[in-house]
Model confidence (mean pLDDT): 77 of 100.
Two RNAs folded together computationally: RNase P RNA and transfer RNA, 382 nucleotides in total.
Parts: sequence; C1' cells; structure tokens
RNA sequence: AUACUUUUCCAGACGAUCGUCGGCGGAUUUAUCCGCGGGAGGAAAGUCCGGACUCCGCAGGGCACCGUAGCAGUUAACGACUGUCCGCCGUGAGGCGAGGAUUAGAGCAACAGAGACGAGCCGGCGUUAGGGUCGGGUGAAACGGGCAAUCUCUACGGGGAGCAACAUCAAAUAGGCAGCCUAUAGUUCGGCCCGAACUGGUUGCGGGUAGAUGGCUUGAGGCGGCAUGUGAAUGUCGUCCUAGAUGAAUGAUCGUCACUUCACUUCGGUGAGGAACAUAAUCCGGCUUAUCGGGAGAGUGUUCAG
RNA sequence: GGGCGCGUAGCUCAGUUGGUAGAGCAGCGGACUCUUAAUCCGUCGGUCCAGGGUUCGACCCCCUGCGCACCCACCA
Repeated sequence: AUACUUUUCCAGACGAUCGUCGGCGGAUUUAUCCGCGGGAGGAAAGUCCGGACUCCGCAGGGCACCGUAGCAGUUAACGACUGUCCGCCGUGAGGCGAGGAUUAGAGCAACAGAGACGAGCCGGCGUUAGGGUCGGGUGAAACGGGCAAUCUCUACGGGGAGCAACAUCAAAUAGGCAGCCUAUAGUUCGGCCCGAACUGGUUGCGGGUAGAUGGCUUGAGGCGGCAUGUGAAUGUCGUCCUAGAUGAAUGAUCGUCACUUCACUUCGGUGAGGAACAUAAUCCGGCUUAUCGGGAGAGUGUUCAG
Repeated sequence: GGGCGCGUAGCUCAGUUGGUAGAGCAGCGGACUCUUAAUCCGUCGGUCCAGGGUUCGACCCCCUGCGCACCCACCA
C1' cells in the first nucleotide's frame, strides 16, 4: 500500500418560528389560556426463546406429548452467553456445529449394480474335496458399517392462560329463545387416568354498554471508579431519574456549521444533490431480521521499501 | 397489543414410515359436425413462498424470513 477478520461506539449539532402529548403551578368564562420543565430505538420490529407480574382449583401424582443434549461455568431464567475439547471450512486472523447412545430393540436405503444390510454370489489361483487366498466396472454406502433434526433408550426440564391478564367503580338492556349433557353425570382441566373442589354447565342466536380509575413504570435500571475472575459476569462505593399517552403525542419550516456524491475551477472555492432502517403501547434478558453512512481498539494474509 | 393457522400448474385442491410431483377445470392441437357447444384422443404448463441446515437424497424433518387470512372487551 492493498485485501480481509473480530470487538465496540455513533445514528448529525446549534439557533429561531409554528405545532403536538403528559406533568407541575397560576388564572378564569370549567374547558380554555399563560408560565416552567419533560417527551422513542439500536433495533421500539418479528413474537422466535426465557423470565417478572396477574388470574385459574395454589397447581399434587402417573401416562402421553413437547423441548434440550461433549465437558465446565455465568444467569432470575433460557434453546442465550463464556471458557475449553473434538469435528468441518479457511494460507491465516477467524468462522460454523441439535456434538449423548446403533453392544437394548425396531425401521430405512430410490436409481445404478450379480448382490443393499439377511448373508452370500461371480471369476481366477490352489485342493481329492472342503477350509483358504486374490479380484469383481455400480453406488452416498459393498460386509464394516451409515442414518437417531426415523421410531426408540438415557439424563434433565416443562400445569394452563395471558395487561384485550386482573381489580374497583359507573352506564344501559328483553335477567330472553333454541340445541346438547346433567350425580356411574357435568364443570373447574387444557390429551387421558387418579386425587381435590363445586352443582348446574356448554354452544348458537338475540339484547345492552363501547366509559373511568388502578395495574403503569424506580427497574434482575443507567453511568463512573475500585476489587475478584482467562471470560461471560459478580461484589462494593459514588452519582443520576430518563415517555406513560389509548383512534394513541414525540413533528414541520428556515438559517449556520459538520458529513458525503457529482460537475466546474483561477485549487481559494462555487453550484446542484444525498442523509438509512424504522417509531414505544405491562416491563425486562436474549436471539433473529432491516439499516445511508461514519468513528475507535485488536489482529491476519500478500506485495513493496528500509 | 396478544393468540392461532395457511402458502403446491393460470384457478380450485390432493400428495406419509423422505426415493424421478399429480387430479379436475382452464389453455393448445386433432377427431366428430354444415358450424358451434357437448363428447373423445393427444399435448403444454411447477425455482413445491424465499434462504439456510440434517440426510446419499427434502413438497415432506429442523431453523430463519416474507406474504395472506382468522380469533379476542365488558354487562345480564
């Protein structure tokens, strides 16, 4: 110089004007105005895993079903993450791996090939014969095994539903009709059985309300220092408070600067563009996917120069 | 917001211990007919939604994404 690998950070800044959603304070005409202060993300997304929380009979036993799988650890938990062994890929930095068991048993192997999981068959050599020995064009695989992201076995784990959970209040209506099952029954309960509780349950049609409050945001929280640990992380000290709205706010315009592309250039600049993916809806930890661009750390290969 | 399911020919759908993807309708050509329809014969048509993994081999088993459709509140 060039081509890469890996970890991590940012996601334009400032000012003015107009607008929007909560909070606090004030004013009054009680739903408006004024002032102060605050208002999206690294993925808020997909809902793919795992939890918190809430209710269901406090959730108990067995079977079935589902999930995970080297070893050791981290964590509230996990299929996440870390270290390491092994295997594969790469010249390398590095990347990927559902990676237990085929001596418990079962199942599968198209086409090709003489023969496909039962063992044997064909040809040569050799032999009285047999045993023996060598070779056999196919195929992923040719006698020894392969496939458990086939059944199965082993170990471990899993009750169900989800903030439209759930609780309180308010408003309104025709407290209705029909079907089915009703004590060896039904429901709670989800695929079944046991055990437990309760006595009506369930489906469809019809009627009414479409409101308010809590749950709701201070949390396994963020940032910084120190200590321990190879690391994921943990402990401790200090500091900070950072949306809580529900037909749902967080926006628009202008100016200056910064970034970047193209054209012109008197090399000072000038002009025209570009600026992504996307947007909370109970909250967290991960994973995956989308993303214009830019920065930082560590490392590898090749070439050149000293 | 939460939950559940589907994607195969132009359309509607089949497709199971994983082994060369089918049916009906539609299209095209032919036969029959004076002609058309119906009928008969033949034929065309597939990135099995996309990408990856397991396997010798994937529509099928597993993972991720994309698209489409469905369900839900309260009172009595």

Rfam match: Bacterial RNase P class A. Rfam links the family to the GO terms ribonuclease P activity, dimeric ribonuclease P complex and tRNA processing.